Background
The part of an RNA shown here (small-subunit ribosomal RNA, 3' major domain) has 463 nucleotides and comes from an uncultured bacterium. Its Rfam family is "Bacterial small subunit ribosomal RNA". The prediction has a mean pLDDT of 82. The full RNA is in RNAcentral, with records from ENA, Greengenes and SILVA.
[in-house]
Context: one part of a larger RNA
RNA sequence: UGACGGGGGCCCGCACAAGCAGCGGAGCGUGUGGUUUAAUUCGAUGUUACGCGAAGAACCUUACCUGGGUUUGACAUGCCCGUAGUAGUGAAGCGAAAGCGGAACGACCCUUCGGGGAGCGGGCACAGGUGCUGCAUGGCUGUCGUCAGCUCGUGUCGUGAGAUGUUGGGUUAAGUCCCGCAACGAGCGCAACCCUCGCUGUUAGUUAUACGUGUCUAACGGGACUGCUGGUAUCAAACCGGAGGAAGGUGGGGAUGACGUCAAGUCAGCAUGGCCUUUAUGUCCAGGGCUACACACACGCUACAAUGGUCGGUACAAUGGGUGGCCACACCGCGAGGUGGCGCUAAUCCUCAAAGCCGGCCUCAGUUCAGAUUGCAGUCUGCGACUCGACUGCAUGAAGGCGGAGUUGCUAGUAACCGCGCGUCAGCCAUAGUGCGGUGAAUACGUUCCCGGGCCUUGUACA
Numbered sequence: 001u002g003a004c005g006g007g008g009g010c011c012c013g014c015a016c017a018a019g020c021a022g023c024g025g026a027g028c029g030u031g032u033g034g035u036u037u038a039a040u041u042c043g044a045u046g047u048u049a050c051g052c053g054a055a056g057a058a059c060c061u062u063a064c065c066u067g068g069g070u071u072u073g074a075c076a077u078g079c080c081c082g083u084a085g086u087a088g089u090g091a092a093g094c095g096a097a098a099g100c101g102g103a104a105c106g107a108c109c110c111u112u113c114g115g116g117g118a119g120c121g122g123g124c125a126c127a128g129g130u131g132c133u134g135c136a137u138g139g140c141u142g143u144c145g146u147c148a149g150c151u152c153g154u155g156u157c158g159u160g161a162g163a164u165g166u167u168g169g170g171u172u173a174a175g176u177c178c179c180g181c182a183a184c185g186a187g188c189g190c191a192a193c194c195c196u197c198g199c200u201g202u203u204a205g206u207u208a209u210a211c212g213u214g215u216c217u218a219a220c221g222g223g224a225c226u227g228c229u230g231g232u233a234u235c236a237a238a239c240c241g242g243a244g245g246a247a248g249g250u251g252g253g254g255a256u257g258a259c260g261u262c263a264a265g266u267c268a269g270c271a272u273g274g275c276c277u278u279u280a281u282g283u284c285c286a287g288g289g290c291u292a293c294a295c296a297c298a299c300g301c302u303a304c305a306a307u308g309g310u311c312g313g314u315a316c317a318a319u320g321g322g323u324g325g326c327c328a329c330a331c332c333g334c335g336a337g338g339u340g341g342c343g344c345u346a347a348u349c350c351u352c353a354a355a356g357c358c359g360g361c362c363u364c365a366g367u368u369c370a371g372a373u374u375g376c377a378g379u380c381u382g383c384g385a386c387u388c389g390a391c392u393g394c395a396u397g398a399a400g401g402c403g404g405a406g407u408u409g410c411u412a413g414u415a416a417c418c419g420c421g422c423g424u425c426a427g428c429c430a431u432a433g434u435g436c437g438g439u440g441a442a443u444a445c446g447u448u449c450c451c452g453g454g455c456c457u458u459g460u461a462c463a
Stems, first nucleotide, its partner, number of pairs: 001463002003460003007457007015447002019410005026302008034293002042053002064288007073126001077125007088105002093100002108117003128277002131275003137271002139266003142262001144260001149188006155164003168179003194254004199222007208213001225248001228242005304403001308362007321350002325344002329340004369400001374395007416439007
């Protein structure tokens, strides 16, 4: 000087407390461990792995296994040699395919007519590797933490390591600002500048429309600054209240992550040193596996019902996406869907919610709750749904009566409940992820305690 303390003081955070909804029990979905397996490819492993890489494993993907091929190679560049019925198309046959095979058809550019180029074949250099090392690395990322800190120049103090500044008194979300001070300044962070939502003006209007317009759309502006005011304060910074205002003291949300820490993560996104491999650890193909299953954990979905279930009627969104696409409307089908087919390269067409509201039934039961599982019959995508897809109809109707110790999220348009969209995508195991709107709470006395963090100080046999 740091680090640490079941030392002290001050302060903060959904950290506790006060509340609301959960998880932990059940069934199912997904991930992981373990076990199994020919293979169950690999990575991620306290917080900071476990609906994570994966924004889509039937084939492909695919890296794994079994079997069958291939060896200048699936791909690149260079050199040498050869090649005219050559390149290319490629019938029969073998085969699961890859591949082998080769009948038949059959070219191009330049030319000094010798040949050259492209192609093909052979050879040599080399290609290739999701093989190893993230403890050789770049780049990127997580975390402490959007915490308020981390430093420098000059000066001063100290033999020196270092100190000072950055400490102190107030204040703030903040090393934010004020006052003081052997310090005076400065940099990276904080804040502001950026995007978005809320109020408003001007301009423009494809679209919307009741044809009057401006709900709306989107471009540029205005608006909030402790500006005004009462009080408190060192009459400083600032704090408490008020007015006006759509909005008030950072208005809400986002983007933005200092010096550094964890030899944190990633050689499998990419790049890359070294090592290893080269008739194989490369490459092509078929089938299988990544989907196994005594079990354990993590994250979710659906429930256990009457604030409910079911049937009928009826109302109101926003974000987005669409031409190999979205699909109106009509008909067929109980339905998934099918057959015709309008419009739309989109503010124009697709286009439309559910909880809610009104009425009927059910009357507390393993039920008109719950829907797992299983049987049969189907639809769709796709070369192909056996391993291993989603959906529909009929039948079947399991566990489950609110969950031990413990544990998670959330402070307002939030939690909770309700549906809708998108990416990936032929289809989909999405209950995931990421957005959008609808309905819309409760509680916070307080900082003693648990967890994490900041500043000052103290002890230390630690560095």